[in-house]
RNA sequence: GCGGAGGUAGUCUAGGGGACUACGACGCACGGCUUUACCAACCGUGAGACGUGGGUUCGAAACCCACCCUCCGCA
Numbered sequence: 001g002c003g004g005a006g007g008u009a010g011u012c013u014a015g016g017g018g019a020c021u022a023c024g025a026c027g028c029a030c031g032g033c034u035u036u037a038c039c040a041a042c043c044g045u046g047a048g049a050c051g052u053g054g055g056u057u058c059g060a061a062a063c064c065c066a067c068c069c070u071c072c073g074c075a
Base pairs, nucleotide, nucleotide: 001074002073003072004071005070006069007068010026011025012024018058028046029045030044031043032042051067052066053065054064055063
């Protein structure tokens, strides 16, 4: 340089044009339970995310373009 795959919370991850509040797990905060007390486990509640900029559309995390970054292959 060329081709391909990908980028969604602190971490991993689902969602491939339609809702409503973007799914789930770990982690985090608070509370309950328990305990002499604290922690853990368990239960409940809560906060936190669509790489950047444009475009298409009534509507974009999703489709198109450019750029940035990561991985794989070729040279």
The RNA shown here (transfer RNA) has 75 nucleotides and comes from a Candidatus Bathyarchaeia archaeon. Model confidence (mean pLDDT): 81 of 100. RNAcentral holds the sequence, with entries from ENA. The organism belongs to Bathyarchaeia (SeqCode), within Archaea.